A computed fold for a 96-nucleotide RNA from a Steroidobacteraceae bacterium, annotated as c-di-GMP-I riboswitch aptamer.
RNA sequence: ACGAACGAAGGGCAAACCCGCCGCGAGGCGGGGACGCAAAGCCUCCGGUCUCGGUCGUCGCGCCGCGCGCGAUGCCGAGAUAGCGGGGUUGCCGGC
Numbered sequence: 001a002c003g004a005a006c007g008a009a010g011g012g013c014a015a016a017c018c019c020g021c022c023g024c025g026a027g028g029c030g031g032g033g034a035c036g037c038a039a040a041g042c043c044u045c046c047g048g049u050c051u052c053g054g055u056c057g058u059c060g061c062g063c064c065g066c067g068c069g070c071g072a073u074g075c076c077g078a079g080a081u082a083g084c085g086g087g088g089u090u091g092c093c094g095g096c
Base pairs, nucleotide, nucleotide: 012037013036017032018031019030020029021028022027035083041089042088043087045086046085047084048081049080050079051078052077053076054075056074057073058072059071060070061069062068063067
């Protein structure tokens, strides 16, 4: 380093879904409930995804008359997700 087999102890967390509450929303909190998780403990520093907004750019459609509305996308801002990864940090037990 690779492959196979065997494999603890005490436990911990809690997906979807349901109920209640908060939020424009993504989503969060509490209760129930377990799909799973050796960090599925904690932290938005980096990327992703998602939400809201923008007097901004581009494209399309509609109305109308030279603008307005809607949608998509780019960029920017503000958020969400730590159970999407990366990173930081702390932690239980056992073995070497």

About this RNA
Model confidence (mean pLDDT): 85 of 100.